c-di-GMP-I riboswitch aptamer from a Clostridia bacterium, 86 nucleotides, folded computationally. Its Rfam family is "c-di-GMP-I riboswitch aptamer". From the family's description: GEMM was predicted in a large-scale screen for bacterial structured RNA regulatory elements. The organism belongs to Clostridia, within Bacteria. The sequence was found by an Rfam model in a public genome assembly. Of the family's consensus pairs, 95% are formed in the model. Its mean pLDDT, the model's own confidence on a scale to 100, is 85.
RNA sequence: UACUGAAAAAGGCAAAUCUAUUGAAAAAUAGAGACGCAAAGCCACGAAUCUAAGGCUAUAAAAGCUAUGAUGGUCGGGUUACCAGG
Numbered sequence: 001u002a003c004u005g006a007a008a009a010a011g012g013c014a015a016a017u018c019u020a021u022u023g024a025a026a027a028a029u030a031g032a033g034a035c036g037c038a039a040a041g042c043c044a045c046g047a048a049u050c051u052a053a054g055g056c057u058a059u060a061a062a063a064g065c066u067a068u069g070a071u072g073g074u075c076g077g078g079u080u081a082c083c084a085g086g
Base pairs, nucleotide, nucleotide: 003085004084005083012037013036017032018031019030020029021028022027035073041079042078043077045076046075047074048071049070050069054066055065056064057063
């Protein structure tokens, strides 16, 4: 430096659910809580998925389309890093 994660040590993160707050929603944040995670650290760059306030179409109403919103615990990519192994 690259690869690997069987055992060990030091630690770390925190799904569902509940409560509160924010938001149009998806969802996020905080507390409780642990299903799991060796990058479940960080970045929406590519794909995917979710939402549709606003906008557009249509209009009696419903409805349809749309990300500039969201997900890094969906995949790829970028970037940084602890311990151990041969």